[in-house]
Background: This is a predicted complex of two RNAs, RNase P RNA and transfer RNA, with 440 nucleotides together.

RNA sequence: AGCAGGCCGGGUGACCGCGGCCCUCUCAUCGAGAGGGUCGAGGAAAGUCCGGGCUCCGUAGAGCAGGACGCUGGGGAAAAUCCCAGGCGGAGAGAUCCGCGGAAAGUGCCACAGAAAACAAACCGCCCCGGGCUCCGGCCCGAGGUAAGGGUGAAACGGUGAGGUAAGAGCUCACCAGCGCCGCGGGUGACCGCGGCGGCUCGGCAAACCCCGUCCGGAGCAAGGCCAAGCAGGAGGCAUGGGCUGCUCGUCCGCCGCAAGGCACCUCCGGGUAGGCCGCACGAGGCGACCGGCAACGGUCGUCCCAGAUGGAUGGUCACCGCUCGCUGCUUGCAGCGAGUACAGAACCCGGCUUACAGGCCUGCUU
RNA sequence: GCCGGAGUAGCUCAGCUGGUAGAGCAGCUGAUUUGUAAUCAGCUGGUCGGGGGUUCGAUUCCCUUCUCCGGCU
Numbered sequence: 001a002g003c004a005g006g007c008c009g010g011g012u013g014a015c016c017g018c019g020g021c022c023c024u025c026u027c028a029u030c031g032a033g034a035g036g037g038u039c040g041a042g043g044a045a046a047g048u049c050c051g052g053g054c055u056c057c058g059u060a061g062a063g064c065a066g067g068a069c070g071c072u073g074g075g076g077a078a079a080a081u082c083c084c085a086g087g088c089g090g091a092g093a094g095a096u097c098c099g100c101g102g103a104a105a106g107u108g109c110c111a112c113a114g115a116a117a118a119c120a121a122a123c124c125g126c127c128c129c130g131g132g133c134u135c136c137g138g139c140c141c142g143a144g145g146u147a148a149g150g151g152u153g154a155a156a157c158g159g160u161g162a163g164g165u166a167a168g169a170g171c172u173c174a175c176c177a178g179c180g181c182c183g184c185g186g187g188u189g190a191c192c193g194c195g196g197c198g199g200c201u202c203g204g205c206a207a208a209c210c211c212c213g214u215c216c217g218g219a220g221c222a223a224g225g226c227c228a229a230g231c232a233g234g235a236g237g238c239a240u241g242g243g244c245u246g247c248u249c250g251u252c253c254g255c256c257g258c259a260a261g262g263c264a265c266c267u268c269c270g271g272g273u274a275g276g277c278c279g280c281a282c283g284a285g286g287c288g289a290c291c292g293g294c295a296a297c298g299g300u301c302g303u304c305c306c307a308g309a310u311g312g313a314u315g316g317u318c319a320c321c322g323c324u325c326g327c328u329g330c331u332u333g334c335a336g337c338g339a340g341u342a343c344a345g346a347a348c349c350c351g352g353c354u355u356a357c358a359g360g361c362c363u364g365c366u367u
Numbered sequence: 368g369c370c371g372g373a374g375u376a377g378c379u380c381a382g383c384u385g386g387u388a389g390a391g392c393a394g395c396u397g398a399u400u401u402g403u404a405a406u407c408a409g410c411u412g413g414u415c416g417g418g419g420g421u422u423c424g425a426u427u428c429c430c431u432u433c434u435c436c437g438g439c440u
Stems, first nucleotide, its partner, number of pairs: 001366008010321007018040010042343001046354002049352005054220004066216005071086005087100005101211002106209002108205003123150002125146003129142005158176006177201002179198008224278004233269005241253004254263003285304008322341009368439007377392004386423001394410005416432005
């Protein structure tokens, strides 16, 4: 100078204040107040980008459509785009980092430039043949052959050499590079090594359609469940009853209607609003030790309980200390003064990803 | 808390299957008119909200982020 990984992200004390739970006392018996104890945000609680638990809906089972993922083996396990170990390719001096099914199944696209942008193709050039002209150097026209050379482009249909040919060309041969097939060996596997055969030389794009393989039913705690004022609705009762008085008689029992009956009132019922409670805080949980494994991680034992609001608590002030920066003074690492101390804040829970973050610490490695 | 949609010129919007971005209004200049408006001709004006990736090439495809709008008790 750099690479990779992990961690912290202010501390102590005093005073005031807030939310949950428990205990005691008082008022008083739904409850309220006072005192005491205990607990009280994060590495991302965030974005809501993936996946799961849980709940309801749907459901005989399966599929279509749509979506996600994609080298191999393993891990936690519920799953995933996560983690570990490896393979191949690429970048770098290196530590290290990045990428990953199929383009040799099919369709499509490849602007401009360029002759040609993909079972090919002839602009210049090169060569042969026929005809014409000639100042004998060649030139023009026509019919062909040729991908070796030129230039264009992001990308041009293997490379070098020799043979071959009119000129050329894997046309043929040797070597090299790649691909495919076969055999042997190693590896659980991706894959690697060796040998042989085949002139096979085959562009890129699948974060284009698509093909192959694996997975996915939908909605979301404002899910959902329980209790349940008031209003409205339904059924029943409404004088064959009861109260007072105290001994057998009297009196009383709302309103409308002649009456049947109705209203009020009382009792009950179902759904269910406001409201309340549950869901809801013991969980794929944290910490430590030992054992197994290269590792991710797993097993056993011990120990701990660690926020639950519902307009939403977790804060403020002061003092000291810590850290960073600036200025001044010099005794050169101390003193004084001033400023700063981030990003952000739970709302059903968990795993992952991504993004934001003052400042600082630790470990390993490279040059 | 949960679920959807949109960002392109000063404003309102196109641009679908990638090839280098346009229209109308607005603005400026000129013509026309005595002058203005209208009309005609021409011109200016774009980090395609920001960043990264795939590709030869991205407004378009993928990821991430910011802002705005809407719905659900």
Its mean pLDDT, the model's own confidence on a scale to 100, is 76.